[in-house]
RNA sequence: UUAAAAACCGGGCAAACCGUUCGAAAGAUCGGGGCGCAAAGCAAUGGGCCUAAGGCUUUUUAAGCUAUGGCUGCCAGGCUGCUUAA
Numbered sequence: 001u002u003a004a005a006a007a008c009c010g011g012g013c014a015a016a017c018c019g020u021u022c023g024a025a026a027g028a029u030c031g032g033g034g035c036g037c038a039a040a041g042c043a044a045u046g047g048g049c050c051u052a053a054g055g056c057u058u059u060u061u062a063a064g065c066u067a068u069g070g071c072u073g074c075c076a077g078g079c080u081g082c083u084u085a086a
Base pairs, nucleotide, nucleotide: 001086002085003084004083012037013036017032018031019030021028022027035073041079042078045076046075047074048071049070050069054066055065056064057063058062
């Protein structure tokens, strides 16, 4: 530098769920937990998905639309990296 994720060793991350704090919610933080992960490392760039406080509309005890709120452990692409091989 390139390629691959088969195996070994040593490590790493941490789904559901429970507690905690924040939040309108979705969701997130921290602790426990461990389903899984070779990028389950980083970033909302494109698509997708979740929520709808505020705003707008209407036939207004309500409903619909909407992201400026989120999800990278949904997919693609981008950046970086461990190990092994050449």
c-di-GMP-I riboswitch aptamer from Desulfotruncus alcoholivorax DSM 16058, 86 nucleotides, folded computationally. Taxonomically the source falls in Desulfotruncus alcoholivorax (Bacteria, Clostridia, Desulfallaceae, Desulfotruncus). It matches the Rfam family "c-di-GMP-I riboswitch aptamer". About the family: GEMM was predicted in a large-scale screen for bacterial structured RNA regulatory elements. Its mean pLDDT, the model's own confidence on a scale to 100, is 81.